RNA sequence: UUCUUAUCAAGAGAGACCGAGGGAUUGGCCCUAUGACGUCUCAGCAACCAACCUGUUCAGGUACGGUGCUAAUUCCUUUAGGUGUUCAUUUCCCUAGAAGAUAAGAA
Numbered sequence: 001u002u003c004u005u006a007u008c009a010a011g012a013g014a015g016a017c018c019g020a021g022g023g024a025u026u027g028g029c030c031c032u033a034u035g036a037c038g039u040c041u042c043a044g045c046a047a048c049c050a051a052c053c054u055g056u057u058c059a060g061g062u063a064c065g066g067u068g069c070u071a072a073u074u075c076c077u078u079u080a081g082g083u084g085u086u087c088a089u090u091u092c093c094c095u096a097g098a099a100g101a102u103a104a105g106a107a
Stems, first nucleotide, its partner, number of pairs: 001107008013042005021031003027076002043070003048066002051062005074099001079096004084092001
């Protein structure tokens, strides 16, 4: 880097440095000199893998390890469908995909 599987409506902040954009993409809408984003330190959340414990072959718990995460549902949306809503297009709602993020395995 590619492929496969699983999850993605919950949860979790302070300091220092930096200095202008950032929230993947489309279009919105937000965050941001009252310093965002990013880096470092400490702290926290969580339970994908591993480890341990308890029942038993599938669950529950712990939380030292390996990741990960700590604005907004993956912020909404992008593509398609609907026998839902609407007089009807719209709008709203629902469904399925695509894409993305994270973990594990394989190549």

Predicted 3D model of a 107-nucleotide RNA (SAM riboswitch aptamer (S box leader)) from Sporosarcina psychrophila. Its mean pLDDT, the model's own confidence on a scale to 100, is 82. RNAcentral holds the sequence, with entries from Ribocentre. Rfam family: SAM riboswitch aptamer (S box leader). About the family: The SAM riboswitch is found upstream of a number of genes which code for proteins involved in methionine or cysteine biosynthesis in Gram-positive bacteria.